About this RNA: Predicted 3D model of a 72-nucleotide RNA (transfer RNA) from Candidatus Azambacteria bacterium GW2011_GWA2_42_9. It matches the Rfam family "tRNA". By type it is a transfer RNA. Rfam describes the family as follows. Transfer RNA (tRNA) molecules are approximately 80 nucleotides in length. Lineage of the source: Bacteria > Bacteria candidate phyla > Candidatus Azamiibacteriota. It was read from a public genome assembly. Its mean pLDDT, the model's own confidence on a scale to 100, is 81.
[in-house]
RNA sequence: GGCGUGGUAGCCAAGUGGCAAGGCAAGGGUCUGCAAAACCCUUAUACGCGGGUUCGAUUCCCGCCCACGCCU
Numbered sequence: 001g002g003c004g005u006g007g008u009a010g011c012c013a014a015g016u017g018g019c020a021a022g023g024c025a026a027g028g029g030u031c032u033g034c035a036a037a038a039c040c041c042u043u044a045u046a047c048g049c050g051g052g053u054u055c056g057a058u059u060c061c062c063g064c065c066c067a068c069g070c071c072u
Base pairs, nucleotide, nucleotide: 001071002070003069004068005067006066007065010024011023012022018055026042027041028040029039030038048064049063050062051061052060
């Protein structure tokens, strides 16, 4: 330098055009002698950045940045 895959909340992670699941963590509660465990409830301006297409973009297109892999 070229090609490919990926970037979504504090962490993991789904979603392939119509506003973003779930788990862990965190907060509150029930229970308990106190805890732990279990169960219930709750929370966040989470879609790498900039453009384009579209009525509408996390999703499609272009460029850039970052990570990983392959090739040279």